[in-house]
């Protein structure tokens, strides 16, 4: 230096829920909070899931969004022990 394993030590992030706020909504955001996490850091490229609209006999359809703590892919990275 690289790879793997673990979470002993020191640290890191923050689910559900509550409050404020943005949005038609899924959901986002700030504070509290801690289920969990070894990339729960970034990223919407592929797939999955969710939302919207007016219709409609009807959808294996299309469009616009959301989700990275759903998975894959890509990029980057800290520390202890072996």
């Nucleotide at each position: 230096a690289c790879a793997u394993a673990a979470a002993c030590a020191a640290g890191c992030c923050a689910a559900a829920c509550c409050u404020g706020u943005u949005g038609u909504g899924a959901a986002g955001u700030a504070g509290g909070g801690a289920c969990g996490g070894a990339a729960a850091g970034c990223c919407a490229a592929g797939g999955g899931c969710c939302u919207u609209a007016g219709g409609a006999u009807a959808g294996u359809a299309a469009a616009a969004g959301g989700u990275a703590g759903c998975c894959u892919a890509g990029c980057u990275g800290c520390a202890u022990u072996a």
About this RNA:
The RNA shown here (c-di-GMP-I riboswitch aptamer) has 82 nucleotides and comes from Brumicola pallidula DSM 14239 = ACAM 615. NCBI's taxonomy places the organism under Bacteria, Pseudomonadati, Gammaproteobacteria, Brumicola, Brumicola pallidula. Its mean pLDDT, the model's own confidence on a scale to 100, is 76. It matches the Rfam family "c-di-GMP-I riboswitch aptamer". Rfam links the family to the GO term cyclic-di-GMP binding. The model forms 94% of the base pairs in the Rfam consensus.